[in-house]
RNA sequence: GGGCGGUUAGCGCAGCUGGUUAGCGCGUUAGUUUGACAUACUAAAGGUCACAGGUUCGAGCCCUGUACCGCCCACCA
Numbered sequence: 001g002g003g004c005g006g007u008u009a010g011c012g013c014a015g016c017u018g019g020u021u022a023g024c025g026c027g028u029u030a031g032u033u034u035g036a037c038a039u040a041c042u043a044a045a046g047g048u049c050a051c052a053g054g055u056u057c058g059a060g061c062c063c064u065g066u067a068c069c070g071c072c073c074a075c076c077a
Base pairs, nucleotide, nucleotide: 001073002072003071004070005069006068007067010026011025012024013023019057028044029043030042031041032040050066051065052064053063054062
């Protein structure tokens, strides 16, 4: 330098053929339960969907560029 994949909540990840409210598990906080803890149950908080631009009535999803991470290939002295 070329190719491919990834980037969505604190962590790990879903998200279907573009469609109305962006979710799951763990964690955190609160409540119930207990003499207390743990477990269990219930609820809540937490998101610029990496960044920028574009297409569209409408984008997490499509297109372009950039950044970062991973894998593969190649090149030079």
RNAcentral holds the sequence, with entries from ENA. Transfer RNA from a Candidatus Omnitrophota bacterium, 77 nucleotides, folded computationally. The prediction has a mean pLDDT of 80. The organism belongs to Candidatus Omnitrophota, within Bacteria.